[in-house]
């Protein structure tokens, strides 16, 4: 020293740029919702708009003269009451003269960007009323003015009267405001003269200072300028009888003149004070001199006259805006914003002009004019100025009382008392702000009630309440009581100055008397009672705080991000809770956060941002030494920085706010003194920067005039004869008038192959054939010279590809437009066939490009390695070549940096200097305005409105009409199918009362259904029921209950009906009692194939049996990741092996699990028979055996083990041995992390919602089978490898009791009968078929095919009409191998053939799921389709290509800008009128002081009237320049689901862009040049290793 925070949002995730938004503090605030005191602040920010009424500047009689009432003394009338006249008093009122004030204080912020403000200077260029000090003086006179008077006369009327009033009319004017005439008067009002020290003015000196212009002090002549008095109850002198007057002295007071002082003020410098360069040149009083005016005072402040200056990129001049400061607010500061209240200074006072007075003004409640408004008028004239303080209306989101008081402070007059004061003190009004209090306290349940939630047990509200004990702030009643008061004044008493005085008067002290708006406050005491006192926001995330129930992209919310489409913590309401709390929100502003403008403290290769490039003015910036200087810069000291604010302390108000007194601080200036490194300046040297001379090099540097050879076209002749040419394919096109082709000859124009190099040369754009001229730059060397001559470079200037543009020229080729051809949906395109500008050359233009290294110049430092091109040096005789050195051109690498990717001595590292440029994206490089420029445009360049991003690197996927590399019946080879027929079967669509409902690419479609006549059935029509078909509980009730048979009724269900009639438990002998069960009535419920598969659970299909998919730890990398899992081999396999910043492990694969193939054992019925026996017509039939086969258990076997050869001494992988099997033997079960909102709420299960006499249940018939059509999957088939007929052979696996059924009869057959026999290795289904062997058909729609109908039957079933299978006669349909397209299959496979079996009464089975039997062809491969896996790779994709996305077009809306114009306003210039003023001039008109004259009179001098110059306000013309409006036009923004087409993102399917130019509906296409911000392949060259 006390002070520094961040977080939300772009992505799929990352790191970053980079904007937008929150949290914070603050208000002269408003606006919603509450509202109890109190004290201290504070309150018209909008229309400088208009204003009703009141009130905010008077006072002084002790400066004057004069009137008035009232009092009292006298006198007069009158009995009185009352009246009148004269006086009187430091009484008292008042218009007038005069003085002082009125320029103060109050208001406001319109104007002002400097005539202002703030600081600091100057004033030797000034002034100053009151106040203070000091000195001097104050004498004679004089003529006016105001106030006041009158400007008339008659009659009335009161009263005794004096007097007093009124009325009319020709009576000065006028309605009024106001004025006129005359006549008199006084003063501190006014002139005149004396006096003049001082002062001032001219002339002469002296002295000192000095910014050198002058100043200040001092001397002497000369000339010039004053004035007023009032007070008194003092003394004194004098007149006077008194009263009283007159003189003087003193006191008080004011008065003149000086000199000085305070405090105010004028003028003046210096710096420093908003935004616009889309405002670049401004100026004639202009800059300056010299006269002269003018002022208080310098000054072009005025005049005249001379000179041509003056400002100006450091921003002049215009133009917006705007009072400035102390402060105030934020902020860690540095900065930002701001100027309300308080204070200081400025500026106005209806609006514009003037001036007049005066110490002070050009004057807020003065004065002349001109405008505008508003009142008043008798129409002839005339008030009028709230930007004081209350009000009032307007307009506004929005700002108080038409209030007490001069008690206080302060302020004008005044000797003073007073008197004035809307400043001021106070009080009201407003929660507008900032402080302080309060709404009680305490005890009080395992916790009423009631709300809300629940998993129904609870839980929360919540000690919260209730209830018991206290307490008594505040606010209410009642009572009491201080401070705010100090002064002046009188009075009294004492002291001082005056003086001749103790008088008298000044002045000080001291003691008594005397004043209070606020105030019904404040304090303090007492009375009573928890009594009268809590709200607002918020609750998805930032952000503290959760749940329900309503709503269903609605209503609605939102600061950002975003919520809501039926289970919303984000809408709305409740409960609950957080947060502040007499206030909370909101809504506007400021600054903060925002290092987001970057002084402190940014940045520019890719994010926004290095000018195309050099030249070089201004400016900045500057090598190494010495002196000097002292501006900058440092250090003491000094003046100033106003008070107040703000910090510190301390102390007042009970605390706080607020107050007040000390201190600090005020970071800044201004002077004096010192240092002298640095920087500056001045001087002087230096030689390394930087230039020059000299000697050599290399170069497509540049210009200019010439020259050559290939090549492409044309043109002549020759040859020659049909085609040529062109594409993906063609075709326009050219060619028998002879092309293409091939010779020869010309002709002409552009461009220069091979070398040719990431090699050379230029600043840069750019430069390439060869020769000569002329000319710029560079590099090396080394004696030499010159002495900082350098760096950069705003503005300026030059050059500057391509394309364009003017004139002239040339023109072969190419080739924009344009035309024909194709392509296409279309094709204004890619392709092709032509062809005009142009392209080139000559002189002038544009002046832009991806004009890039997307990197400014310069200069210095900071590891390396390599390679290329030009030079020098050395070593060797020289060359090679080695080393060293410069310059230059690449790669490639460390440290540094970097957001990353990258860059790295050619830095994008460390450092300096300079100059350009950036601030979110869009609109927009637009309009506009300016300049350039023939024009095309270029240069410079917004804003309105709208977004919540937009972007740059990397990462992990996902795609590519990318690339490798590998695998799959993926293609290829082959084999048999599908698409064609007919028939079944499911699906669409369709009909229907209903054809219930799911499944919809692969992965729906003989799928859910392993079997819809009826049930199933969920649909549909009718008919019924309503605690239900069916479950569990509560209540209550019931023994003739509970069941319930005939019978009625119906299509059935049902509904009536009631004969008969129970059960079971406990007590009891027993009658009987009670309970259950059941029933009937009601209550909770039940029920639902209702709805959501996008609210789930569970199962499932897919990729896919594909080979992946991830993890700990390490290590990389900021990070999302990455490594590991990548590379090389291998494998079916992420399987192994090698190598390795990996090393291990996990889920998959692979084993391990069934089948199945071989042996061996071990066991022998129901199987099974060799050998032994028996024995039959035969037969394992019989004993008996276990040898076979077979059954079924257990065990072996196979593991790349063995051998060869390949491979890296591995992994494997080829061949081989042997073996039943060889390289996973075959076949099965087994499905990784995850995809698809995949499917299924209709198998179940299950949350929400929905139906409750119905969407629940029941029955009857109907449907699901309906048919014009389409689709898919299958059966049969079209025949002779066959069909038909006869004879004969061989399986496997299953199933059987409501079941399978054998023999035998019976029927053409299906079946029938029959009933052995088996709950099954034993019987039964059950004949297996294809094959074989024979026989016949003889190539046809047939002895193929069998559809479809007709007849006759059977069988199941209550029941086969819709709508069942079988049989047996008869029919005998389409079909003769199947278009585009398309499936299946790699071996016991395909393909053929037949056998079971589950559902199931019975069947639609040709279907599914099995078992066998017989039994193939092909794989040279991976080039193409499909799919998959690895790596790499490009992306604007992450909803991941079924993506993104571009522009026209239409439609709504918004705001800009053109535009014929209209309309206001503000200003420049000219030039008419010209009003009040000042100033001049002018004196014919008028005139008291003063001069001359006895006087008339004159004269000086003032004065109105006229002029003359200026000149507001108007007017007139013309320009500039702002707003607003405006037929129509142009583009842009935006805005769930429009049109058209795909233009960009991959090689986006023609690579993309930049610049220009031409063209088209649109995105775009084309041509010239450029670029890499371009995939892919190969090729070069470099790099690394060897």
């Nucleotide at each position: 020293a006390u002070g520094a925070a961040g977080g939300g949002u772009a992505u799929g995730a990352u790191c970053u740029u980079g904007g937008c938004u929150c949290a914070g503090a603050a208000c002269g605030a408003a606006c919603g919702c509450u509202g109890g005191c109190g004290g201290c602040g504070u309150g018209g920010a909008u229309u400088a708009g208009g204003c009703a009424u009141g009130c905010a500047a008077g006072u002084c009689g002790a400066a004057c003269g004069a009137g008035g009432a009232a009092g009292u003394g006298c006198c007069c009338c009158g009995u009185a009451a009352g009246g009148g006249g004269c006086g009187c008093a430091a009484g008292c009122c008042u218009a007038g003269u005069g003085g002082c004030g009125a320029a103060a204080g109050g208001g406001u912020g319109a104007g002002u960007a400097a005539u202002g403000c703030a600081u600091u200077g100057a004033u030797a260029a000034c002034c100053u009323g009151c106040c203070u000090u000091u000195g001097a003086g104050a004498u004679g006179g004089g003529a006016a003015u105001a106030a006041c008077u009158g400007c008339g006369u008659u009659u009335c009327g009161a009263g005794c009267a004096a007097u007093c009033g009124g009325a009319a009319c020709u009576a000065c004017c006028g309605a009024a405001a106001g004025g006129g005439c005359u006549g008199c008067u006084a003063a501190u009002a006014c002139c005149c003269a004396a006096u003049a020290a001082a002062a001032u003015u001219a002339u002469u000196g002296u002295u000192g200072c000095u910014u050198c212009g002058g100043c200040a002090a001092u001397a002497a002549u000369a000339g010039u300028c004053a004035a007023a008095u009032a007070g008194g109850a003092g003394g004194a002198a004098u007149c006077g009888a008194a009263a009283g007057g007159u003189u003087u002295c003193g006191c008080u007071u004011g008065c003149u003149u000086a000199a000085a002082g305070a405090g105010g003020g004028g003028u003046u410098a210096a710096u420093g004070u908003c935004c616009u360069a889309u405002c670049a040149g401004c100026u004639a009083g202009u800059u300056g001199g010299u006269g002269g005016g003018g002022u208080a005072a310098u000054g072009g402040c005025c005049u005249a006259c001379c000179a041509a200056g003056g400002c100006a990129a450091a921003g002049a001049c215009g133009g917006g805006u705007a009072g400035c400061c102390g402060g105030c607010u934020u902020g860690a500061g540095a900065g930002g914003g701001u100027g309300g209240u308080c204070g200081g200074c400025c500026a106005c006072a209806c609006u514009g002009g003037g001036a007049c007075u005066g110490a002070g003004a050009c004057a807020c409640u003065g004065c002349c004019c001109a405008g505008a408004c508003u009142c008043c008028u008798a129409c002839g004239g005339g008030a009028g100025g709230c930007u004081g303080c209350a009000g009032u209306c307007g307009a506004g989101a929005a700002u108080c009382u038409u209030c007490c008081g001069c008690a206080a402070u302060g302020g004008g007059g005044g000797a003073a008392a007073c008197c004035c004061u809307g400043a001021c003190g106070g009080a009201g009004c407003g929660a507008c702000g900032c402080c302080g209090c309060g709404u009680g306290c305490g005890g009080g349940a395992a916790g009423a009630a009631g709300g809300c939630c629940u998993u129904c047990g609870g839980g929360u509200u919540g000690u919260a309440a209730a209830c018991c004990g206290c307490u008594g702030u505040c606010a209410c009643g009642g009572g009491u009581u201080a401070a705010g008061a100090a002064c002046a004044g009188g009075c009294a008493u004492g002291g001082u100055g005056u003086u001749a005085a103790u008088a008298g008067c000044u002045c000080c002290a001291u003691g008594c008397c005397u004043u209070g708006a606020c105030a019904a406050a404040g304090g303090c005491c007492c009375g009573g009672g928890a009594g009268g006192a809590a709200g607002c926001c918020a609750c998805g995330g930032c952000u503290a705080a959760c749940u329900u129930c309503g709503u269903g992209c609605c209503a609605g919310c939102a600061g950002c991000c975003g919520c809501g489409g039926u289970a919303a913590g984000a809408c709305g309401a409740a409960g609950g809770u957080g947060g502040c709390g007499a206030c909370c929100g909101u809504u506007g502003u400021u600054c903060g956060g925002a290092a987001u403008c970057a002084c402190u403290g940014g940045g520019c290769a890719u994010a926004a941002a290095g000018a195309g490039c050099u030249c070089g003015u201004a400016g900045g910036c500057g090598g190494c030494g010495c002196u000097g200087u002292a501006a900058g810069u440092c250090g003491g000291g000094u003046g100033u920085g106003a008070a107040a604010u703000c910090c510190c302390u301390c102390g007042g108000c009970c605390c706080a706010a607020c107050c007040g007194a000390g201190g600090a601080a005020c970071u800044g200036c201004g002077c004096c003194c010192g240092a002298a490194a640095c920087u500056g300046c001045a001087g002087u040297g230096c030689u390394u920067g930087a230039g020059g001379a000299c000697g050599g090099g290399a170069g497509g540097g540049g210009a200019g005039c010439g020259u050559g050879g290939a090549a492409u076209u044309c043109c002549u002749g020759g040859u020659g004869g049909a085609g040529c040419g062109g594409u993906g394919a063609a075709a326009u096109g050219c060619g028998u008038u002879g092309a293409u082709a091939u010779c020869a000859g010309g002709a002409g124009g552009a461009a220069c192959a091979c070398c040719g190099g990431c090699g050379g040369c230029g600043a840069a754009g750019g430069c390439g054939a060869c020769g000569c001229u002329c000319u710029g730059g560079u590099c090396c060397g080394u004696u030499u010279c010159u002495g900082a001559c350098g760096c950069u470079g705003a503005g300026g200037a030059g050059c500057g590809a391509a394309a364009g543009c003017u004139a002239g020229g040339g023109g072969a080729g190419c080739a924009a437009a344009c035309a024909g051809g194709a392509u296409u949906a279309g094709a204004u395109a890619c392709c092709c066939u032509g062809g005009u500008a142009g392209u080139c050359c000559u002189a002038g233009c544009c002046g832009u490009a991806a004009a890039c290294g997307a990197u400014g110049g310069g200069c210095a430092c900071u590891a390396g390695g390599u390679a290329g091109g030009g030079g020098g040096g050395u070593a060797c005789c020289c060359a090679a070549u080695g080393c060293c050195u410069c310059c230059u051109u690449g790669c490639u690498g460390g440290a540094g940096u970097u957001a990353a990717u990258a860059u790295a001595u050619u830095a994008a590292g460390u450092g300096c200097c300079c100059c350009g440029c950036c601030u979110g994206g869009g609109g927009a490089g637009u309009a506009u305005a300016g300049u350039c420029g023939c024009a095309a445009g270029g240069c410079u360049g917004a804003a309105a409105c709208u977004c919540a991003a937009a972007g740059g690197a990397a990462u992990u996927g996902a795609c590519g009409g990318g690339g490798g590399c590998u695998c799959a019946c993926a293609c290829a080879a082959g084999c048999g199918g599908u698409g064609g027929a007919g028939c079944a079967u499911g699906u669409u669509g369709u009909u229907u009362a209903a054809u219930u409902c799911g499944a919809a690419g692969c992965a729906a479609c003989g799928c859910g259904c392993a079997g819809a006549a009826c049930c199933u059935u969920a649909c549909c029509u009718g008919g019924g029921c309503u605690u239900g078909a069916c479950a569990u509980g509560c209540u209550a009730g019931u023994g003739g209950u509970a069941g319930g048979a005939a019978c009625c009724u119906g299509a059935a269900a049902g509904g009536g009906g009631g004969a008969c009639g129970a059960c079971c438990c406990u007590c009891g002998a027993a009658a009987g009692a009670g309970g259950g069960a059941g029933c009937u009535a009601g209550c909770a419920c039940a029920g639902g194939u209702g709805u959501u598969g996008c609210a789930u659970g569970g199962c499932u299909g897919u990729c896919g049996u594909c080979a992946g998919c991830u993890c700990g730890u390490g290590u990389c990398g900021u990070g999302a990741g990455a490594u590991g899992u990548c590379g090389g081999g291998u494998u079916a396999a992420g399987u192994c092996c090698c190598a390795u910043a990996a090393c291990g492990a996990g889920c998959g694969a692979a084993a391990c699990c069934c089948c199945u193939g071989u042996a061996u054992c071990c066991a022998g019925u129901u199987g099974c028979c060799a050998g032994c026996g028996a024995g039959u017509a035969a037969a394992g039939u019989c004993g008996g055996g276990g040898a076979c086969u077979c059954u079924g258990g257990a065990u072996a076997g196979a593991c790349u083990g063995c051998c060869g050869g390949u491979g890296u001494u591995a992994a494997a992988c080829c061949g081989g041995a042997g073996g039943a099997a060889g390289g996973u033997g075959g076949g099965g079960a087994u499905g990784a992390c995850g995809u698809c909102a995949a499917g299924u709420c209709c198998u179940c299960a299950u949350g929400g919602c929905c139906c409750u006499u119905a969407u629940a249940u029941c029955c009857c018939g109907g449907g699901c089978u309906g048919c014009a059509c389409a689709c898919g999957u299958g059966c049969u088939a079209c025949a002779a490898u066959g069909g038909u007929c006869g004879g004969u052979a061989c399986a496997a696996a299953g199933g059987g009791a409501u079941g399978c059924u054998a023999a035998g009869c019976c029927g053409u057959a299906a079946g029938g009968u029959g009933g052995a026999g088996c709950g099954a290795a034993a019987c039964c289904c059950a004949g297996a078929a294809a094959g074989c062997c024979g026989a016949u058909c003889c190539c046809a729609g047939u002895u193929c095919a069998g559809a479809u109908u007709g007849g006759a039957g059977g069988c199941u079933g209550a029941a086969a009409c819709c709508c069942g299978c079988c049989u047996c006669c008869a029919u005998g349909a389409a079909g003769u191998a199947g278009g585009a397209a398309u499936c299946g299959c790699u071996a016991g496979u395909a393909a053929u053939c037949g056998c079971g079996g589950a559902u199931c009464a019975g069947c639609u089975a040709c279907g599914c799921c099995g078992c066998g039997g017989u039994g193939a062809a092909u794989a040279u491969g991976u080039u193409c389709c499909c799919g998959a896996g690895c790596c790499u790779u490009g992306u604007a994709c992450a909803c991941a290509c079924c993506g993104c996305c571009c522009g026209u077009c239409a439609a709504g809306c918004c705001a800009c800008c053109c535009a014929a114009g209209c309309a206001a306003g503000a200003u420049g210039c000219a030039c008419c009128c010209a009003a009040a003023a000042u100033c001049g001039c002018c004196u014919g008109c008028c005139u008291a002081a003063c001069c001359c004259g006895u006087a008339a009179g004159g004269g000086a001098g003032g004065g109105a009237a006229g002029u003359g110059c200026c000149u507001a306000a108007g007017g007139u013309g013309u320009g500039u320049u702002u707003u607003g409006u405006g037929a129509g036009g142009a583009g842009g923004a935006c805005u769930a689901a429009g049109u058209c087409g795909u233009a960009a993102c991959a090689a986006g399917g023609u690579a993309g862009u930049c610049g220009u130019a031409g063209g088209a509906g649109a995105a775009c296409c084309u041509g010239c040049g450029g670029c890499u911000g371009g995939a892919u392949c190969a090729c070069c060259u470099c790099c690394u290793u060897u």
A computed fold for a 1586-nucleotide RNA from a Planctomycetia bacterium, annotated as small-subunit ribosomal RNA. The organism belongs to Planctomycetia, within Bacteria. Rfam family: Bacterial small subunit ribosomal RNA. Gene Ontology terms of the family: ribosome and structural constituent of ribosome.